């Protein structure tokens, strides 16, 4: 340098399928009260609107997406996640432009060995779950000490460890 492996029976991730939640919510419609505007913001045009815009309350009807769980299948062991920067795409009003917001992909670079529990913050409808940080024990690996061996103690990080060429 190359090749192949290991950590775990909650190892990591993924499209479809099913289920719960979302939620009796948004929307639609009717009644009633109010009364001039209707988009995340700005501008212009178009459309609707005192034959009632928008909003409040009540009745009827009534979703979906993201996220989550399930077993199966598939891909894997920086698996993967995440911060920053750059580039590109999609969505966000009826159209256009600009701003803001959301989201996806690629590249560069930094951090994290792994899962679990607790706490705080954040995302989320959420008591679900994700992410970040801190703490705790557990676990795998290497080094040092220890020791006949083992158990054990301390410390480090995956850019590592083991095997082979």
């Nucleotide at each position: 340098a190359g090749u192949a492996g290991a950590g775990g029976u909650c190892g990591c991730g993924u499209g479809a399928c099913c289920g719960a939640u979302g939620a009796g919510u948004a929307g639609u419609u009717c009644g009633u009260c109010u009364g001039a505007c209707g988009u995340u913001c700005a501008u212009a045009c178009a459309c609707g609107a005192g034959a009632g815009a928008g909003g409040g309350c009540g009745g009827a009807u009534g979703a979906a997406a993201g996220g989550c769980g399930g077993g199966a299948a598939c891909g894997c062991c920086g698996a993967a996640g995440u911060g920053a920067a750059a580039a590109g795409g999609u969505c966000u009003u009826g159209u256009a432009u600009g701003a803001g917001g959301a989201u996806c992909u690629u590249u560069u670079u930094g951090c994290u060995g792994g899962g679990c529990g607790c706490a705080a913050g954040u995302c989320a409808a959420a008591g679900a779950g994700g992410c970040u940080u801190g703490c705790g024990a557990c676990u795998g690996u290497c080094a040092u000490c220890g020791g006949g061996u083992a158990a054990g103690a301390u410390g480090g990080a995956g850019g590592g460890c083991u095997a082979c060429u």
This is a predicted structure of a 165-nucleotide RNA (Lysine riboswitch aptamer) from a bovine gut metagenome. The sequence is in RNAcentral, with records from MGnify. The prediction has a mean pLDDT of 82. Its Rfam family is "Lysine riboswitch aptamer". Rfam 15.1 lists 3,224 matches to the family in 1,923 species. Of the family's consensus pairs, 100% are formed in the model.